[in-house]
Context: one part of a larger RNA
RNA sequence: CGUUGAGUUUUGAGGAGAUUUGUUCCUAGUACGAGAGGACCGGAACGAACUGACCUCUGGUGUAUCAGUUGUCCUGCCAAGGGCAUUGCUGAGUAGCUAAGUCGGGAAUAGAUAAACGCUGAAAGCAUAUAAGCGUGAAACUAACUCCAAGAUGAGAACUCGUAGACUCCCCGCAGAUUACGGGGUUGAUAGGCUCCAGGUGUAAGGCUAGCAAUAGCUUCAGCCGGGGAGUACUAAUAAGUCAU
Numbered sequence: 001c002g003u004u005g006a007g008u009u010u011u012g013a014g015g016a017g018a019u020u021u022g023u024u025c026c027u028a029g030u031a032c033g034a035g036a037g038g039a040c041c042g043g044a045a046c047g048a049a050c051u052g053a054c055c056u057c058u059g060g061u062g063u064a065u066c067a068g069u070u071g072u073c074c075u076g077c078c079a080a081g082g083g084c085a086u087u088g089c090u091g092a093g094u095a096g097c098u099a100a101g102u103c104g105g106g107a108a109u110a111g112a113u114a115a116a117c118g119c120u121g122a123a124a125g126c127a128u129a130u131a132a133g134c135g136u137g138a139a140a141c142u143a144a145c146u147c148c149a150a151g152a153u154g155a156g157a158a159c160u161c162g163u164a165g166a167c168u169c170c171c172c173g174c175a176g177a178u179u180a181c182g183g184g185g186u187u188g189a190u191a192g193g194c195u196c197c198a199g200g201u202g203u204a205a206g207g208c209u210a211g212c213a214a215u216a217g218c219u220u221c222a223g224c225c226g227g228g229g230a231g232u233a234c235u236a237a238u239a240a241g242u243c244a245u
Base pairs, nucleotide, nucleotide: 001151005161006160007159008158009157010156014148015147016146017145020048021047022046023045024044025043026042032037050105051104052103053102054101058099059098060097061096065092066091067090068089069088070085071084072083073082074081075080109143110142111141116136117135118134119133165243166242167241168240169185170184171183172182173181190236191235192234193232194231195230196229197228199225200224201223206219207218208217209216210215
């Protein structure tokens, strides 16, 4: 830009992906074979690699967070803290992201076939799977499974509404380079704040007690944090404009 209104839901022409494989057991120590050995067919279990999704569990990370601790400077000093030293170092760790973690997948079936194997059967009184005709037959092919898909210009269909609606702008997201996509814009819980909670760290400061003191105990499963969950208009989504006729 087109599909000659808009919104929502779709059909599927066509395309892409996937298609793997091992071991063990049963059948059965059966068929076969002098024995040694040892099946087809059919059934089951457990795996490998590959692959999709996810974070409940096991872990990793987690320069948000909490605690311990060294040196030094500063807050006049003590105490308590802050800065810097790779996040100073160390021990933990929510969300998110993750694999080594968890769950799943490649199954069955049908059609037409390849090599191959057949039935009937003449030319050629025989024979012959082939000349007419009819079958069996593979991880390959076509469907079946998953995803994309009407620029499929052949531009499809259904429903609703009929100037309906779309956009700019703003608050945001587990969406994201930008864009796009999704949520919200006061008739509002979209984000921040606040309150409560899950959760993390691990018992703050101050005070009291014991001890000469370092330190320990009690107050105190405290204090701090809280990317997660819920509630609450306190703050910000104001106001307005453009297109569509």

Annotation:
This is a predicted structure of a 245-nucleotide part of an RNA (large-subunit ribosomal RNA, domain VI) from a Candidatus Staskawiczbacteria bacterium. Taxonomically the source falls in Candidatus Staskawicziibacteriota (Bacteria, Bacteria candidate phyla).